Predicted 3D model of a 267-nucleotide RNA (Bacterial large signal recognition particle RNA) from a Clostridiales bacterium. The sequence is in RNAcentral, with records from ENA. NCBI's taxonomy places the organism under Bacteria, Bacillati, Bacillota, Clostridia, Eubacteriales. Its mean pLDDT, the model's own confidence on a scale to 100, is 76. It matches the Rfam family "Bacterial large signal recognition particle RNA". The literature on the family includes a 2003 paper in Nucleic Acids Res by Rosenblad et al., "SRPDB: Signal Recognition Particle Database".
RNA sequence: CCAUACCAGCCGGGGAAGCAGCGGCGUCCUGAACCUGAAAUCCGCUACAGCAGGGGUGGUAUCCCGAAACGAGGGGCGGACUUGUGUGGUCUGCGGCUUGUACUUUUGUGUUGAAGAAUUGGUCCCGCGCGAUCGGCGGCUGUGAACCAUGUCAGGUGGGGAACCAAGCAGCAUUAAGCAGUUUAGCCGUUGUGCCGCGGGGCAGCCUGUUCCGAGCAGAAGACAAGCCGGCGCAUAUGAGUUUUGUUUCGACUUUCGGGUGUAUGG
Numbered sequence: 001c002c003a004u005a006c007c008a009g010c011c012g013g014g015g016a017a018g019c020a021g022c023g024g025c026g027u028c029c030u031g032a033a034c035c036u037g038a039a040a041u042c043c044g045c046u047a048c049a050g051c052a053g054g055g056g057u058g059g060u061a062u063c064c065c066g067a068a069a070c071g072a073g074g075g076g077c078g079g080a081c082u083u084g085u086g087u088g089g090u091c092u093g094c095g096g097c098u099u100g101u102a103c104u105u106u107u108g109u110g111u112u113g114a115a116g117a118a119u120u121g122g123u124c125c126c127g128c129g130c131g132a133u134c135g136g137c138g139g140c141u142g143u144g145a146a147c148c149a150u151g152u153c154a155g156g157u158g159g160g161g162a163a164c165c166a167a168g169c170a171g172c173a174u175u176a177a178g179c180a181g182u183u184u185a186g187c188c189g190u191u192g193u194g195c196c197g198c199g200g201g202g203c204a205g206c207c208u209g210u211u212c213c214g215a216g217c218a219g220a221a222g223a224c225a226a227g228c229c230g231g232c233g234c235a236u237a238u239g240a241g242u243u244u245u246g247u248u249u250c251g252a253c254u255u256u257c258g259g260g261u262g263u264a265u266g267g
Base pairs, nucleotide, nucleotide: 001267002266003265004264005263006262009057010056011055012030013029014028015027020046021045022044023043024042034054035053036052037051063260064259065258066257067256068255069254073250074249075248076247077246078245079243080242081241082240083239084238085237086236087235088234091233093232094231095229096228097227098226099225100224101223103222104221105220106219107218108217109216116212117211118210119209121207122206123205124201125200126199127198128197129196130194131193132191134189135188136187137186139182140181141180142179143178149174150173151172152171157166158165159164
């Protein structure tokens, strides 16, 4: 150096989440990425940290180990911006509300009497009366009974020798209960009742009249001051989103450098 057989290695790796930790299934990134089977209410393992079965390659410019560069992408913590929620009233910028002023402007009213004070009456409460309303009783009018209501009772009936007597249908008249109406006198009761009357009480708020006094009174807008509210601003806490942003962490792919690369037999 060649051949054969074999062992190791390789046939992808990584972020976040999850886990005591590691790997996998799932997800995302990278990427030339063997096959089959199960796996998030999970699957397999324990620092030599997936399992079970099969296949390929195999000591080679191939694989492994270490270091460095580049760096897709992900995570943490900040910054900036947008936005939701809570809190604050120290900021006083906007807005709203209240109060005040030897302030400004203006409107109305006032010597035909303002404000204030006193007082009559009303408004309020109780009692009585009167009226109203509604209901009942009652009055009046009309109607109202085949017989069992009344009066009169033709005809007919009964009694009698007769005179006459008796009951009595229809008709006519009247009336009871009932029904309807009412310009319903009067009585009783009722009330979400009254521009009413009388008596008593109460209140000083409003209205009204009178008296005293004698010059202001009321409204609006603005300015200023004080206080309050917390809608916006602001401050603060927290959540969500975006980011050509800062820092930190992990880091695929790629590149460079250094080291290692086995055993047996035969030629």